[in-house]
RNA sequence: GUGCAGCGCAUCUAGGGUUCCGGCCCCGCUCCUCCCAACGACAUUCGGGGUGUCUGGUCCAAGAGAUGCAAGCCGGUCAGGCGCGAAGCCGCGACAAGGGCCGGUGACACGGCGGGACAAAAUCCCGGGAGAC
Numbered sequence: 001g002u003g004c005a006g007c008g009c010a011u012c013u014a015g016g017g018u019u020c021c022g023g024c025c026c027c028g029c030u031c032c033u034c035c036c037a038a039c040g041a042c043a044u045u046c047g048g049g050g051u052g053u054c055u056g057g058u059c060c061a062a063g064a065g066a067u068g069c070a071a072g073c074c075g076g077u078c079a080g081g082c083g084c085g086a087a088g089c090c091g092c093g094a095c096a097a098g099g100g101c102c103g104g105u106g107a108c109a110c111g112g113c114g115g116g117a118c119a120a121a122a123u124c125c126c127g128g129g130a131g132a133c
Stems, first nucleotide, its partner, number of pairs: 008069005015060002020057002022054001023051006033041002072105007082093004108128001110131001114126003
């Protein structure tokens, strides 16, 4: 320098925004009450709009965060019955290891700009990328 193969899932967290719920603000209708000649005031229900520089619920969420599992890899072990050997003990063979079961391992990892999706944003995706060592 080149080529091949691989880096998975679940539950959560840091973090994230604003679809939905809730909170707050504004406006309007209606009912009660107050005033009453009226204008109007006040609160409830409902409707509309705004606000994430609203703690929250729903939601999204890490290759380099957590936990658990898994692929893969390593080691060990695997009977009876059947056949052959003069064959009960014994030995060999096929089934029979790319499989079952048990144990271990399952590592390391600096990282933009910019773009993309969902309502929107993000340590999500592009991306173990570009780049650096």
Source information:
Model confidence (mean pLDDT): 80 of 100. Predicted 3D model of a 133-nucleotide RNA (Guanidine-I riboswitch aptamer) from Devosia sp. The sequence was found by an Rfam model in a public genome assembly. Rfam family: Guanidine-I riboswitch aptamer. Rfam's curators write: This family represents a conserved RNA structure found upstream of the ykkC and yxkD genes in Bacillus subtilis and related genes in other bacteria. The model forms 100% of the base pairs in the Rfam consensus.